[in-house]
Molecule: Bacterial RNase P class A
Organism: Oleispira sp.
Parts: sequence; C1' cells; structure tokens
RNA sequence: GGAGAUGCCUAGGCAAUCGUCGCUUUUAUCACUUGUGAUACGAGGGGAGGAAAGUCCGGGCUCCACAGGGCAGGGUGCCAGGUAACGCCUGGGCGGUGUAAACCGACGACAAGUGCAGCAGAGAGAAGACCGCCGAUGGCUCAUUCGUGAGCACAGGUAAGGCUGAAAGGGUGCGGUAAGAGCGCACCGGACCACUGGUAACAGUUGGUUGCAGGGUAAACUCCACCCGGAGCAAGAUCAAAUAGGCUCUCUUAUGGCGUGGCCCACGUUGAGAGCGGGUAGAUCGCUUGAGCCUGCGAGCAAUUUCAGGCCUAGAUGAAUGAUUGUCCUCGACAAAACCCGGCUUACUGGCGUCUCCAGCU
Repeated sequence: GGAGAUGCCUAGGCAAUCGUCGCUUUUAUCACUUGUGAUACGAGGGGAGGAAAGUCCGGGCUCCACAGGGCAGGGUGCCAGGUAACGCCUGGGCGGUGUAAACCGACGACAAGUGCAGCAGAGAGAAGACCGCCGAUGGCUCAUUCGUGAGCACAGGUAAGGCUGAAAGGGUGCGGUAAGAGCGCACCGGACCACUGGUAACAGUUGGUUGCAGGGUAAACUCCACCCGGAGCAAGAUCAAAUAGGCUCUCUUAUGGCGUGGCCCACGUUGAGAGCGGGUAGAUCGCUUGAGCCUGCGAGCAAUUUCAGGCCUAGAUGAAUGAUUGUCCUCGACAAAACCCGGCUUACUGGCGUCUCCAGCU
C1' cells in the first nucleotide's frame, strides 16, 4: 500500500426571531366543596431513533375463561449458564466454509411403523449379473494309455474391475480361490463395553469385544422430550348532558293539571311529584417512575449481576418537534414516537480501535 475479518462510537454545529405540544410558575378574574379548579396575559424550562420501521418472537399490564388431568392444535429441539421471559444472549462441544482473522449450522430419532425419490441405469434396497471374470461342480463335443485331458460357455458361480447416477452395502495390502468375496490376516476407520478427563455436550496415540453399520430423506407423516388458555390500550376503569329512553313508590281523576297572562275569556299542551340504576354524546384516568438511566466498587472468561450514591429524560388524541435569517464546516444517509419494555430482522452516513492474508521498502 492492497484485500478482508471483527468490536465500538456518531447521526451537521452555533446564534437569533416566530410558531407548535406538555410541565412548573407570577398576576388578574370567576367558581365553589376554602385550597383547589377554570380562563386570560406573561415568565422559566423540556420536546423522537439507532433503527422510533417490519409487527416476526418473548414478557409486563388489562379484561374474559379456568379444580385437576387428558385429546386436538401450535411451537421448540447439542450441552451449560444468563434472564421477568424467549425462537434472544454468553461460553463450550460437534460438523461445515475459508490460506487466515473469522463466520455459518431446526445440531433428538430412519434398527417402531408408513411414505417419497425426475433423468440415467442391469440394479435405488436384506439391491443388482448389462459388460467383464470363472466354469471348481453338473451338462455338451472331441481325444484317450480309461486314470483322465482339451474345448464350448448351456446350467451355474462371482459384487474384485467397467458402466449409470447426487447416492451402488467401510479403505489399503497380503493370503486365499476355478474366479471372487471380511472368506482369513495386518494396518487404518467404525460400533459397543469399560477406564480416564470434563458439571455436561463430548473427547482420548488407553484397554477389551465385535467382521462391521442393514443406502438417503423427519423445514415427509410419525415417534420421543419440553413449552404454550383467549383477546388486546379502539385493552379496560371512573364521571356523566338532553323536551332521548327504562324501572319503582306516592298522589290525582280530566268540570282536572301545566304553560302564555295581573285576572277572565281564549289558545296550546298534558296525568303530577319524588326516587333509582343502566347508558349515548362528551370529559377524565389508563399515560409514562421504569425488569429506567448515569457513576463508582465488587462477583463472573463472558452474557449478566450485588451494593452504594446521584438523576427524572416527549406523552399528543386531528394528533406537537416546524419555518425564516445569519454564520462555520468535512455540506449532512436511512428515516420520525402513539400503553410500556427485552430481542430479532431489514434500511442507512461518517469515523476510530484490534486482528488476518498478500506485496514492497528499511
């Protein structure tokens, strides 16, 4: 210098003016339950993110359901730890990719049962004789000294070699054989048992047993183990208007009551009074003090966590965070809360540290 891996930080700055949504507060007015509430004019201070996003997991919270257990359905699936919990995180094991730093893995069981597999191929499963090899044994032909020999490749044997395929029943060598074959042996590999190490998954220049897995596939049905009740803040709770509507009690009978009106007439209307709860509009709460943040010390490889001290940091409901001006720079990406947290995934700007490989120079 180039190529890569990984951990973290950042998210234009400053100033002024106007606007907007909460909070605190001075003064004034009004209300009453007399210390609060409402309104108005001011003052002060605060106001999006690392992903606020996708709404994919897990929990808090709320209502409904629920003795307990089972079926159905869904999910998860190496081990240990962390956590409120998780399908997340950390550490480890095993397997895979990469020269490496490092990264990726639904990573239980196909020897319970059932199923599936295009093309090719003889054969795709206690597999298969197409080519090849053999022809010991049986058969046929010829020869014969009648013991047998030579030939054929018909029966048959053979999974070493070839061929097909993503995949064809451990590998190499020697022996063995008619030719072959774990048929036998040695070494390598595997399985099982023990031992050793490790909490465990698992591992081993360990010991022994066994010729040796009955090919693959479970994000195929299935089996095994464990987990899961449903709906979601438009959850849900409180207050509560009317010439709306309901129920109960008491009183009154229409020559009545009520309204207009000083009264009569007249006109209009109709039972009157009291009490009760439900509930629409509307208002309030839920709503942001929380598995919270910061600092320090300690435990732990780490995720995480104990203790102490400090801090309060949006809360709207047509729904705010914007606009203008000045100035500086490296000229500014992806994108904006809506009950709240923990994750995952996706989008994206600039920078720093550590590590790996390659090349050059000293």